[in-house]
Context: one part of a larger RNA
Molecule: small-subunit ribosomal RNA, central domain
Organism: uncultured bacterium
RNA sequence: UUGGGCGUAAAGGGUGCGUAGGCGGCCUGCUAAGUCUGGAGUGAAAGGUACCGGCUCAACCGGUACAGGCUCUGGAAACUGGCGGGCUAGAGAGCAGGAGAGGGCGGUGGAACUCCAUGUGUAGCGGUAAAAUGCGUAGAUAUAUGGAAGAACACCAGUGGCGAAGGCGGCCGCCUGGCCUGUUACUGACGCUGAGGCACGAAAGCGUGGGGAGCAAAUAGGAUUAGAUACCCUAGUAGUCCACGCCGUAAACGAUGAGGACCAAGUGUUGGGGGGUGAAACCUCAGUGUGAAAGGUAACGCAGUGAGUCCUCCGCCCUGGGGAGUGUGCACGCAAGUGUGAAACUC
Numbered sequence: 001u002u003g004g005g006c007g008u009a010a011a012g013g014g015u016g017c018g019u020a021g022g023c024g025g026c027c028u029g030c031u032a033a034g035u036c037u038g039g040a041g042u043g044a045a046a047g048g049u050a051c052c053g054g055c056u057c058a059a060c061c062g063g064u065a066c067a068g069g070c071u072c073u074g075g076a077a078a079c080u081g082g083c084g085g086g087c088u089a090g091a092g093a094g095c096a097g098g099a100g101a102g103g104g105c106g107g108u109g110g111a112a113c114u115c116c117a118u119g120u121g122u123a124g125c126g127g128u129a130a131a132a133u134g135c136g137u138a139g140a141u142a143u144a145u146g147g148a149a150g151a152a153c154a155c156c157a158g159u160g161g162c163g164a165a166g167g168c169g170g171c172c173g174c175c176u177g178g179c180c181u182g183u184u185a186c187u188g189a190c191g192c193u194g195a196g197g198c199a200c201g202a203a204a205g206c207g208u209g210g211g212g213a214g215c216a217a218a219u220a221g222g223a224u225u226a227g228a229u230a231c232c233c234u235a236g237u238a239g240u241c242c243a244c245g246c247c248g249u250a251a252a253c254g255a256u257g258a259g260g261a262c263c264a265a266g267u268g269u270u271g272g273g274g275g276g277u278g279a280a281a282c283c284u285c286a287g288u289g290u291g292a293a294a295g296g297u298a299a300c301g302c303a304g305u306g307a308g309u310c311c312u313c314c315g316c317c318c319u320g321g322g323g324a325g326u327g328u329g330c331a332c333g334c335a336a337g338u339g340u341g342a343a344a345c346u347c
Stems, first nucleotide, its partner, number of pairs: 003318004007300002012314001014200004021193003025087007033080002035076003038072002042068001048066007090190001091187002094183005102176007109153001114148007124135002161168002205246006214240002219235004257313006266290009295302001320347003329340004
């Protein structure tokens, strides 16, 4: 270099934006770098490859040609490239509508839990399989009224919606991103992918300052038990919440990278448009389920949301298991650690 793969066997980067690079729609003119072709010289000999010939064949021997670079400002012009002109089917934009827990900030509401105060009231409450620790005559639990504080938003709620992913759920306002439908006066290939890079990135964790109702690692006590550093119970601190700054991981999963073209039906659902109606049926676009044919799969399963048939680009894997996501070096980080990532040895 070639080759086979990546849902579950090893293997899709957590996600996006985008640099270089790679790849790129229809028509047309020029060019001739790639490409194809001719001539000349070179390509030492031997060897190699193809073919022809000589020893009965072969080995062996003789011969012709070969790719490569250079050159002739040689020739061809379909394709790729370059330069120019045109187009609208890709892409974008305008106009008119639409749905939505998409994001940020501010405000606000009710239920519940806890705590505080007060009233009523009296001996228990709580908890468990059963108990005990615990709370309670200094009046608890229960109940009523008032107050405080923090956190989360029952029903609606869906097999539902939105977002690139992580993720997003009371209500109102402000700011703001994306998407869908209808329509065609606009631009005219402006596109796809994307090594590096940059940004985002659950939970836990870290720094500073707040906050702290409930829950609850750690911890303490009570049980259980042979023991019980657990499961159960009573307490309970970090944390969970907010602001700002870090961390950068995950079964970050659809274990399935992105974009495009093509390939049977049926059925449900979300948001539009058309059509028609008393209401519907029906057609269509975008999304999301189910199911199944062709096809493909080792099978399971997938099947227009592909794991089908193809094209472009990126990432990754390929030698088994363990050692090990360890050691070392480097980079990043306050740290925890993260990224990259071996070998000996062993089965």